[in-house]
RNA sequence: ACGUCCCGUGCGGGAGAGACCGCCGCCCCUCUGAAAUGGAGCGGGCGACGGCGCCGAAGGAGCAACCGCCCCGGAAACUCUCAGGCACAAAGGACCGCUCUCGGGAC
Numbered sequence: 001a002c003g004u005c006c007c008g009u010g011c012g013g014g015a016g017a018g019a020c021c022g023c024c025g026c027c028c029c030u031c032u033g034a035a036a037u038g039g040a041g042c043g044g045g046c047g048a049c050g051g052c053g054c055c056g057a058a059g060g061a062g063c064a065a066c067c068g069c070c071c072c073g074g075a076a077a078c079u080c081u082c083a084g085g086c087a088c089a090a091a092g093g094a095c096c097g098c099u100c101u102c103g104g105g106a107c
Stems, first nucleotide, its partner, number of pairs: 003107006010098004018052001020051003024047005029041004053086003059082001060080003066074003
């Protein structure tokens, strides 16, 4: 340097579950008022917090078929739900595929 493999990276695909309830803040709308950084609301939207309900495919934990160097250890998409998530969107996303773009390792 080249080739192959592995890990990450790059690209593509990628599910599930409350637009639930309460309270507060901001904006819009309507009414009121001479006006306001005013007041009221059957309202609408966004955000935070709390409560209950729910999901599992980041991570984490548990059991285990099985495997091993059998002291013990490894081990799931199963289970739990600590974490995370629950309208659309965004983000995340196990896993799968593609390329070899880039980096590292092995032969």
Glycine riboswitch aptamer from Segnochrobactrum spirostomi, 107 nucleotides, folded computationally. Its mean pLDDT, the model's own confidence on a scale to 100, is 77. Lineage of the source: Bacteria > Pseudomonadota > Hyphomicrobiales > Segnochrobactraceae > Segnochrobactrum.